[in-house]
RNA sequence: GCCGCCUUAGCUCAGGGGUAGAGCAACGCACUCGUAAUGCGUAGGUCCCGGGUUCAAUUCCCGGAGGCGGCUCCA
Numbered sequence: 001g002c003c004g005c006c007u008u009a010g011c012u013c014a015g016g017g018g019u020a021g022a023g024c025a026a027c028g029c030a031c032u033c034g035u036a037a038u039g040c041g042u043a044g045g046u047c048c049c050g051g052g053u054u055c056a057a058u059u060c061c062c063g064g065a066g067g068c069g070g071c072u073c074c075a
Stems, first nucleotide, its partner, number of pairs: 001071007010024004018055001026042005048064005
C1' cells in the first nucleotide's frame, strides 16, 4: 500500500428501512435472624463520525476514523 470482517447500554452481544433489545453488572423491593441465591421492578443509548438515497436510516450507498485478520513491498 491492497483486501476482508467488526464498531449497538458499564461489559459480552442480538437485531438489520417504520417506537432499539437480551444476558451479566448497577439500583430498589420481596424473601431471610443476616448474607448469598432466587423472584419482581427501575434506571441506563450520539446504534463510531460525516455526507447521500428515502415520506422515514441504527439498518441501504459513498467517504473517513478506530480495532482485528490476511496479502504484498522495503530495510

This is a predicted structure of a 75-nucleotide RNA (transfer RNA) from an Actinomycetota bacterium. It matches the Rfam family "tRNA". Rfam links the family to the GO term triplet codon-amino acid adaptor activity. Model confidence (mean pLDDT): 81 of 100.